[in-house]
Context: one part of a larger RNA
Molecule: large-subunit ribosomal RNA, domain III
Organism: Deinococcota bacterium
């Protein structure tokens, strides 16, 4: 300089009540404003105790602060099914012998590692101050291990499958949403008028076997054969028969016994009670989601190994595999909280960045767009 400049979005306050030493800033009620394909929810990365509860207020908060993501104690994450692993492999690392190098080292076989991929078994509700698909109740489920009883078993090897691209798309759903003169339901009638088919609130949610419905997947059998690095009954090849819609295989959806939610408004500090032995229907719209490996079309021709299915080899048949119902066993690790953000990346409680889900109405609309709203969340810490 100077009690200047600024005090980080121009969404906005306000009234009353409470604690308190102290209140424009904590708490509680009214009113009002603002976001609402979000400034609201759920998960993934990162964080890493920042969560809940008590008790403080030096600093930290651009002011205050009784208040806090600050300080100090106490608590607080619960899995056979969720996410990893105890299972596969991608690029890519690493790499026993091997090669190559003067060496350090470099490359690479067999392998062994690597997920955002692929394979796998759980919904629904109620409970905490703070966890739950974890705990608790209800109704499912998988692997293993015993036991009846059955069979040519049996692999690190052989075949199948697992198995994929990109527009656009048929039916059948379901998620969601809209109306109702129908079902239930505390209470309202103002200030001219409406006691009315009046305002207002709600009218589902999961369900094992079985049945329905809807489209997807898969033809059987004989024979021969020099191909799948060895063998095959397997699979491929070529011939001949018998079915063309019977069967099956799993999947989605309804029904389903059952069980669990269950509003406005009242009353309570609260926890909760009451409403309520609620009612829980019917019509319409309708997906980008599921049936799903569905269908056409099209060039840029669109991952791999295991699980699973099946065949034999060596072996072994005193073994191995299969396996009705029951029973018994299921182990590491993660799980608080933030999470478009005052909790991450940005020196900051920073108008900057941050991938995937979900994301209601109305009025307009080609919309997830504008515009005002709901749930829920905020007025941006003078």
């Nucleotide at each position: 300089g100077a009690g200047u400049a600024a005090c980080g979005a121009u969404a906005a306050a306000u009234g009353g009540g409470g604690u308190g030493a102290g209140a424009a800033u904590c708490c509680c009620c009214g009113u009002c404003g603002c976001c609402g394909u979000a400034a609201a929810c759920c998960c993934a990365a990162g964080g890493u105790u920042u969560c809940c509860u008590a008790c403080g207020u030096u600093a930290u908060g651009g002011u205050c602060g009784u208040c806090a993501u600050c300080g100090u104690a106490g608590g607080g994450u619960u899995a056979g099914g969720c996410g990893g692993g105890g299972c596969c492999u991608a690029a890519g690392g690493c790499g026993a012998g091997g090669c190559c190098g003067a060496g350090a080292g470099g490359c690479g076989u067999a392998g062994u590692c690597g997920a955002c991929g692929g394979a796998c078994a759980a919904c629904u509700g109620g409970u905490u101050a703070a966890u739950a698909c974890u705990c608790c109740a209800g109704u499912c489920c998988c692997a293993c291990u015993c036991u009846a009883g059955g069979u040519g078993c049996g692999a690190u090897g052989g075949a199948g499958g697992g198995a994929c691209g990109c527009u656009c798309u048929a039916g059948g759903c379901u998620a969601g949403g809209c109306a109702g003169a129908c079902c239930g339901g505390a209470g309202c009638c103002a200030u001219g008028g409406a006691c009315g088919a009046g305002c207002c609130c709600g009218g589902c949610c999961a369900g094992a076997a079985g049945c329905g419905c809807a489209a997807g997947g898969g033809g059987g059998g004989c024979u021969a054969c020099a191909g799948g690095c060895a063998a095959a009954c397997c699979c491929g090849u070529a011939g001949c028969c018998c079915g063309c819609u019977a069967c099956c295989c799993g999947u989605g959806c309804g029904c389903g016994g059952u069980g669990g939610g269950g509003a406005a408004g009242g009353c309570g500090c609260g926890a909760g009670c009451u409403g309520a032995c609620a009612a829980c229907c019917u019509g319409c719209c309708g997906a980008a989601g599921c049936c799903a490996g569905g269908g056409a079309g099209c060039c840029g021709a669109g991952a791999a190994a295991a699980g699973c299915u099946u065949c034999u080899a060596a072996g072994c048949a005193u073994a191995a595999c299969c396996g009705a119902a029951g029973a018994g066993u299921g182990c590491c690790c993660g799980u608080a909280c933030c999470g478009c953000a005052a909790a991450c990346c940005g020196a900051c409680a920073c108008a900057g960045g941050u991938g995937g889900g979900u994301g209601g109405g109305u009025g307009u609309g080609a919309g997830a767009g504008c515009a005002c709203c709901a749930a829920g969340g905020c007025g941006c810490g003078c």